[in-house]
């Protein structure tokens, strides 16, 4: 240097099916009251609709979602799997700006779990970040032990570890 592997049955990720939630919410229809604003995701510009051919709002009645996120099932791709920070660049339904989405290069993180705080979200779910805690995997050193693929202590980290060439 190349190849092949291990950590876990709650390792990581993707899509499909299904179930609940989102939510009796958004939206639509009818009618009552009121009477000038409302729409183009946000702000400004600009444009459109409306002012008794009634905008919008508030009750009443009827109909009634979806996206994102989540549980379960099997399938597929894998073991920096993947996640996060930053953002060269690109997209963005009238224009500008902001926001949003993807994002090279660079940096950080061994893994899952629990707790606390913070962020995100409709959400006491989930996800993300930080800290703490034990557990687990691996390597190094030391000690005990000898069927060793065992036990204990300390420390390190995946650009690591094991095997073969």
């Nucleotide at each position: 240097g190349a190849u092949a592997g291990a950590g876990g049955u709650u390792g990581c990720g993707u899509a499909u099916u299904u179930c609940a939630u989102c939510a009796g919410u958004a939206u639509c229809c009818g009618g009552a009251u009121u009477g000038a604003u409302g729409c183009g995701g946000c702000a400004g510009g600009c444009g459109c609709a409306g002012u008794u051919u009634a905008a919008g709002a508030u009750g009443c009645g009827g109909a009634g979602a979806a996206a994102g996120g989540g549980g379960a099932a099997g399938a597929c791709g894998c073991c920096g799997a993947a996640a996060g920070a930053c953002g060269a660049g690109a997209c963005c339904a009238c224009c500008u700006g902001a926001a949003g989405u993807c994002a090279g290069a660079u940096c950080u993180u061994g893994g899952g779990c629990a707790u606390a705080c913070g962020g995100u979200u409709a959400a006491g779910a989930g996800c993300c970040g930080u800290a703490u805690g034990a557990c687990u995997g691996u390597c190094a050193u030391c000690c005990g032990g000898a069927u060793a693929u065992c036990g204990g202590a300390u420390g390190g980290g995946g650009c690591g570890c094991u095997a073969u060439c």